The prediction has a mean pLDDT of 86. Large-subunit ribosomal RNA, domain II from a Candidatus Omnitrophota bacterium, 687 nucleotides, folded computationally. Its Rfam family is "Bacterial large subunit ribosomal RNA". The full RNA is in RNAcentral, with records from ENA. Taxonomically the source falls in Candidatus Omnitrophota (Bacteria, Pseudomonadati).
Context: one part of a larger RNA
């Protein structure tokens, strides 16, 4: 792992709902006792007690009324009748209370054969190395000290087996091993290492101290009990169909992932138009979007000016000046969620009125939620960052498939009761992968633009509009001219159109600047503006638009979904066809509500309406094991069980045949529960 089998809302008392059933102003027994062969079970006894029939006050008490009160006034609970027992069944509440599932906390006991530390009493330490005190001799001293040399043997000494340890590396890591193996490493006469008996015990021990050890368990050992601790936390929770069908909000909360009350939901009774929506009228609310700039705050320029600075003047008083600052006041242009003299659409209350639609309300039973998620749109927080985050408003998902987006929770269409090898259509699509036009008509685009992006750049292309030049000849191009005062003046070694600076006039002229550019040390020298001739028809400039270029770089191989497309299979605009979903519609079935009519045995038929569904309320059913009818029918002429099989029924399930089986056992009407398994890292067993 996988098959079998086991495995979770029991059961009791009290309570409220609700349905049957009895008897009612009443209803009911309880232990107990008595009879039935009688501890259980059934019958009778048994009225104690317990609910109802009268309340209201704190009480005395009064009494259909009390109580407050000075009140007879007002108000408060009543009063004008239904209730009680039993069973069902749903929920709460005490109890383990659907089940498994803690770390723990507490009492009693068990452990020092491991290991900590002590006590007693024994063992163990190859070999070698250094050679301290002491002591001898000789020196050496006035004597000592000293200094040689040799004696001698100390020692938490030194090297290094045994022996204890466990540096450091590999390897193992389902190991050879629940800590080792291998090399290599530290101790090795000591605060050593070790045998043997013996003490110290769980908030205690022992500890050269790590919270280390205390039997493979230590921040409080094991075991056994309290005990099914308790777990706002996680995990499971077993048969069907039918009918509705939520929420992830508000307030409070040692509260935030729980929880109560509210709001949403279902189910019963009541009630009965009181709901909802639209479109017109009518009356009302309000300060947003936008506008403004009158308030309040903020901000630019100018003007004008108290004030201050500075600078001149000055004995003092004054006084002037100003390319300085500068309050209020004017002018002109601005801005504001916490500015409004102003001010919309939509909104929202409420009234008629039409039409449409089905809600609405009260009281009770029963509940889930209380993480929300994107997407459009207004707004806040962020960076006008996020698949951010917090709020309104609306839709999806959540709890919803289906088609459509190449693929997909939150987009786009649409809401699946069932069946049909029938039509129509919606988004979206019709060249082939792939169902339908290689469809019309007109344009546009050469960039695979389509088939990613921006500031900005650009004689790329269609469309529009404006000013200009043009048969008196434009616009390009060739051919000619392009001069004179003067080298203009000033600066400058020089400046002669052409470093610079000032000026920029005048002549001839068809026309020609005191000179566009490129060159000289300066001059020269090429060129242009400007004219004149060939030429012979358009050429220029500038807005404004469609589509297109360039900007344009990312990590395995590319690529619109691929193929593949260029007067499209791209874009625009317009037309007409088809395709295309569980939508619609057509046939055939089913079952929910209401109504209507038959019927009275709770069926039957018609219209009409409804049938996605998590959490949840509510309705109806299969089965399975036992019981009572019933030791029933039935049965060795073949039961239970298992196998097969094309067979009924909307399901959960039932039959029937034929094979096995070899003895028990349906069915139908009630009752009664150890009553339904793919899932709990379940639990046992096989394999």
């Nucleotide at each position: 792992a996988c098959c079998g089998g086991c495995g979770a809302g029991u059961u009791a008392c009290u309570g409220a709902g609700c349905g049957u059933a009895g008897c009612g102003a009443g209803g009911u027994u309880a232990a107990g006792u008595c009879c039935g062969a009688a501890a259980a079970c059934g019958g009778a006894u048994g009225g104690a007690g317990c609910c109802g029939u009268a309340g209201c006050g704190a009480a005395a008490g009064c009494g259909a009324g009390u109580c407050u009160u000075a009140a007879u006034a007002g108000g408060g609970c009543g009063a004008c009748u239904a209730g009680u027992u039993a069973c069902g069944u749903u929920u709460a509440g005490u109890a383990g209370a659907c089940c498994c599932g803690a770390a723990a906390c507490c009492g009693a006991g068990u452990g020092a054969u491991c290991u900590a530390c002590c006590c007693u009493u024994g063992g163990u330490c190859a070999g070698g190395a250094u050679g301290a005190a002491g002591c001898g001799u000789a020196u050496g001293u006035a004597a000592c000290a000293g200094u040689a040399c040799g004696u001698g043997a100390a020692g938490g000494u030194c090297c290094g087996a045994a022996c204890c340890c466990g540096u450091u590396a590999a390897c193992g890591u389902u190991g050879a091993a629940a800590a080792g193996u291998u090399a290599u490493g530290g101790g090795a006469u000591g605060a050593a290492c070790u045998g043997u008996g013996g003490g110290u015990a769980g908030g205690g021990g022992u500890g050269a101290a790590a919270g280390a050890c205390c039997a493979a368990u230590c921040a409080a050992a094991c075991u056994c009990g309290g005990a099914a601790a308790u777990a706002g936390c996680u995990g499971g929770u077993u048969c069907u169909c039918c009918c509705c069908g939520a929420a992830a909000u508000a307030g409070c909360u040692u509260u935030a992932g729980g929880g109560c009350u509210a709001g949403c939901c279902u189910c019963a009774u009541a009630a009965g138009a009181u709901g909802u929506g639209a479109u017109a009228a009518c009356g009302g609310a309000g300060g947003u979007a936008g506008a403004g700039u009158a308030c309040u705050g903020a901000a630019u320029g100018g003007g004008c000016u108290a004030g201050g600075g500075a600078c001149c003047c000055u004995a003092c008083c004054a006084g002037g000046u100003u390319a300085c600052u500068g309050a209020a006041c004017c002018c002109a242009a601005u801005c504001a969620a916490a500015c409004u003299c102003c001010g919309a659409a939509u909104u929202c209350c409420a009234u008629u009125a039409u039409c449409a639609u089905u809600a609405u309300u009260a009281u009770g039973g029963g509940a889930g939620u209380c993480a929300g998620a994107c997407u459009a749109u207004g707004g806040g927080g962020g960076a006008u960052a996020a698949g951010c985050u917090u709020c309104a408003u609306a839709g999806u998902c959540a709890a919803a498939a289906g088609g459509g987006g190449a693929a997909a929770a939150g987009c786009c269409c649409a809401g699946a009761c069932c069946g049909u090898c029938a039509g129509c259509u919606a988004a979206g699509g019709u060249c082939c992968c792939u169902a339908a036009g290689u469809a019309u008509g007109a344009g546009c685009u050469a960039a695979g633009u389509g088939g990613u992006a921006a500031a900005g750049g650009a004689u790329g292309u269609g469309g529009g509009g404006u000013c200009g030049c043009u048969a008196a000849g434009a616009c390009a191009a060739c051919c000619a001219g392009g001069a004179u005062g003067u080298u203009g003046g000033c600066u400058c070694a020089g400046a002669g159109g052409c470093a610079g600076c000032c000026a920029u006039c005048a002549u001839u002229u068809a026309a020609a600047g005191a000179g566009u550019g490129c060159g000289u040390a300066a001059c020269a020298g090429c060129u242009c503006a400007c004219u004149g001739g060939u030429c012979g028809a358009g050429u220029g400039a500038u807005c404004u638009u469609g589509c297109g270029c360039c900007g344009a770089a990312a990590a395995u191989g590319a690529u619109c979904g691929g193929g593949g497309c260029u007067u499209a299979a791209g874009c625009u605009c317009a037309u007409c066809a088809c395709c295309g979903a569980a939508g619609c519609u057509a046939c055939g079935g089913a079952a929910u509500u209401g109504c209507c009519g038959a019927a009275a045995c709770u069926u039957c038929g018609g219209c009409a309406u409804u049938u996605g569904g998590u959490a949840g309320g509510g309705g109806a059913g299969c089965g399975u094991u036992c019981c009572a009818u019933u030791g029933u029918a039935g049965g060795u002429u073949g039961a239970a069980g298992c196998c097969a099989g094309a067979u009924c029924g909307u399901a959960a399930g039932g039959a029937c045949u034929g094979g096995u089986g070899g003895a028990c056992g349906a069915g139908a009407u009630g009752g009664a529960a150890g009553u339904g398994a793919u899932u709990a890292u379940g639990c046992c067993g096989g394999u």